The part of an RNA shown here (small-subunit ribosomal RNA, central domain) has 352 nucleotides and comes from an uncultured bacterium. Rfam family: Bacterial small subunit ribosomal RNA. Rfam links the family to the GO terms structural constituent of ribosome and ribosome.
Context: one part of a larger RNA
RNA sequence: CUGGGCGUACAGCGCGCGCAGGCGGUCGGGUAUGUGCCGUGUGACAGGCUGCAGCUUAACUGCGGGUGGCCACGGUAGACAGCCGGGCUGGAGGCAGGGAGAGGGGCGUGGAAUACCCGGUGGAGCGGUGAAAUGCGUAGAGAUCGGGUGGAACACCAGCGGCGCAGGCGGCGCCCUGGCCCUGACCUGACGCUGAGGCGCGAGAGCGUGGGGAGCGAACAGGAUUAGAUACCCUGGUAGUCCACGCCGUAAACGAUGUGGACCCGGUGCUGGCGGGUGAUUGCGCCCGUCGGUGCCUCAGCUUACGCGGUGAGUCCACCGCCUGGGGAGUACGGCCGCAAGGCUAAAACUC
Numbered sequence: 001c002u003g004g005g006c007g008u009a010c011a012g013c014g015c016g017c018g019c020a021g022g023c024g025g026u027c028g029g030g031u032a033u034g035u036g037c038c039g040u041g042u043g044a045c046a047g048g049c050u051g052c053a054g055c056u057u058a059a060c061u062g063c064g065g066g067u068g069g070c071c072a073c074g075g076u077a078g079a080c081a082g083c084c085g086g087g088c089u090g091g092a093g094g095c096a097g098g099g100a101g102a103g104g105g106g107c108g109u110g111g112a113a114u115a116c117c118c119g120g121u122g123g124a125g126c127g128g129u130g131a132a133a134u135g136c137g138u139a140g141a142g143a144u145c146g147g148g149u150g151g152a153a154c155a156c157c158a159g160c161g162g163c164g165c166a167g168g169c170g171g172c173g174c175c176c177u178g179g180c181c182c183u184g185a186c187c188u189g190a191c192g193c194u195g196a197g198g199c200g201c202g203a204g205a206g207c208g209u210g211g212g213g214a215g216c217g218a219a220c221a222g223g224a225u226u227a228g229a230u231a232c233c234c235u236g237g238u239a240g241u242c243c244a245c246g247c248c249g250u251a252a253a254c255g256a257u258g259u260g261g262a263c264c265c266g267g268u269g270c271u272g273g274c275g276g277g278u279g280a281u282u283g284c285g286c287c288c289g290u291c292g293g294u295g296c297c298u299c300a301g302c303u304u305a306c307g308c309g310g311u312g313a314g315u316c317c318a319c320c321g322c323c324u325g326g327g328g329a330g331u332a333c334g335g336c337c338g339c340a341a342g343g344c345u346a347a348a349a350c351u352c
Base pairs, nucleotide, nucleotide: 003324004323005322006321007306008305012320014201015200016199017198021194022193023192025088026087027086029084030083031082033081034080035077036076037075038074039073040072041071049065050064051063052062053061054060091191092188093187094186095184096183097182098181099180103177104176105175106174107173108172109171110154115149116148117147118146119145120144121143125136126135162169163168206247207246208245209244210243211242215241216240220236221235222234223233258319259318260317261316262315263314266297267296268295269294270293271292272291273290274289275288276287277286278285279284301308302307325352326351327350334345335344336343337342
């Protein structure tokens, strides 16, 4: 110094960028820091191990011996690792030519529908439920026709589809902008992987200031139901939902599965490219191969089982995070953050 684990039993940080650190392709050369070996010194006494001996034995004690491990110095080896220096192109990045997409931000714009307002027609109901009632309506509702205002969301297309790191993204047009894929193999020449801290992004709800407010709708009021009904159902309805800017930083933030890489049978869809073949031509397909993505079924293997199975939960490597019986408790206290709500970090007594 150390074990075993993390899809569902405890356990993968919500996601990304990245300093330090850890780890690092291929071929020569050098060096000798690690590493191996040899030698010398050291490793006090006691103790431990072992041989013999002394107390009648043992414990105990005495004498001798060696192992083991650490360290220092000198020498030696040069594979592996490190370091120095030189090359390489497969990792990584760039370049050129193509491509798909609800990826992000801004501005504009369209139709349907709901609601409200004005006007016409019309005249007794409408609405709602299991049934009703509250509610609305002869001061003319509901229905219907015409006109207007306003806000929010975008039917069909729509997919078991696409894009994004995650959260998430869906009418249409324009502007700005990120990433990805394919083909070529022209350039650089290991420039890489991971990532404690840190920084950024982060659904909904919530908060601040200002705006907006059609529909929906916590709270609230009323009507029902009921033994009661602080609910489920109904009629209303404020915050909110929407916009701008600033906070909050959580989630069953889920694939409950960290990231990157290598290796390891098949089958079948969808989706984006590239190459080839074929239907005499165009249309439109079909077949084969290949790269990327996304599903399903399965061999081996794995798994307590369920299941996973080239999108691994298979076989391995690198690095990070996390778990260690239930309750107490994701709580108290302290610290940091926040306007607050609260968030993050995180015990113990006691108890089974």

The full RNA is in RNAcentral, with records from Greengenes. Its mean pLDDT, the model's own confidence on a scale to 100, is 89.